[in-house]
RNA sequence: GCCGCCGUAGCUCAGGUGGUAGAGCAGGCGAUUCGUAAUCGCCAGGUCAGCGGUUCGAAUCCGCUCGGUGGCU
Numbered sequence: 001g002c003c004g005c006c007g008u009a010g011c012u013c014a015g016g017u018g019g020u021a022g023a024g025c026a027g028g029c030g031a032u033u034c035g036u037a038a039u040c041g042c043c044a045g046g047u048c049a050g051c052g053g054u055u056c057g058a059a060u061c062c063g064c065u066c067g068g069u070g071g072c073u
Base pairs, nucleotide, nucleotide: 001072002071003070004069005068006067007066010025011024012023013022019056027043028042029041030040031039049065050064051063052062053061
């Protein structure tokens, strides 16, 4: 330099053919226990990497940029 893949909660990741953003772990509160751990219930936590475009409506489609990663030279 060329061709791909990935970027969503603190972490690991889902998100069907565009229509209210989710799970597990971690965190907070409560139940249980003499107490702790474990277990169970509830709660909180997001500019969906950034900008622009299409659309009534974009995490999702298109373009560019940034970051990470793999292959080729």